[in-house]
A computed fold for a 118-nucleotide RNA from Bacilli bacterium VT-13-104, annotated as SAM riboswitch aptamer (S box leader). Its mean pLDDT, the model's own confidence on a scale to 100, is 82. NCBI's taxonomy places the organism under Bacteria, Bacillati, Bacillota, Bacilli. Rfam family: SAM riboswitch aptamer (S box leader). Rfam describes the family as follows. The SAM riboswitch is found upstream of a number of genes which code for proteins involved in methionine or cysteine biosynthesis in Gram-positive bacteria.
RNA sequence: CUCUUAUCAAGAGCGGUGGAGGGAAUAGGCCCUUUGAAGCCCGGCAACCUGAAAGUUAGUAACUCUUACUUUUCUACGGUGCUAAAUCCUACAGGUCACAUGAACUGGAAGAUAAGAG
Numbered sequence: 001c002u003c004u005u006a007u008c009a010a011g012a013g014c015g016g017u018g019g020a021g022g023g024a025a026u027a028g029g030c031c032c033u034u035u036g037a038a039g040c041c042c043g044g045c046a047a048c049c050u051g052a053a054a055g056u057u058a059g060u061a062a063c064u065c066u067u068a069c070u071u072u073u074c075u076a077c078g079g080u081g082c083u084a085a086a087u088c089c090u091a092c093a094g095g096u097c098a099c100a101u102g103a104a105c106u107g108g109a110a111g112a113u114a115a116g117a118g
Stems, first nucleotide, its partner, number of pairs: 001118008013042001015041003021032003026091004043083003048079002051074004055069002058066002087110001092107003096103002
């Protein structure tokens, strides 16, 4: 970097450092920011990988054994991730309502993260 699968409306600091920008990219909008942005450190959140128990399923003559699970509960040492706003919103398609602009909904695209494969 590519592919597959899952998730993306919840959650997380009035700390230190740093000094001007930031919210992925393009466009439009709307926001955050010297009452200190990004980055880094610490703290925290979550529970994808991880661990434990139970359940179900299949194997077995049977099991306290083995298999599988898109079941439930708990854990958090470790690998990642995340820590304003729905992935901040819209960009494509569909139908619904309104019809001058528009509104809410469903799906897709793009993106992010994890696990697996190349």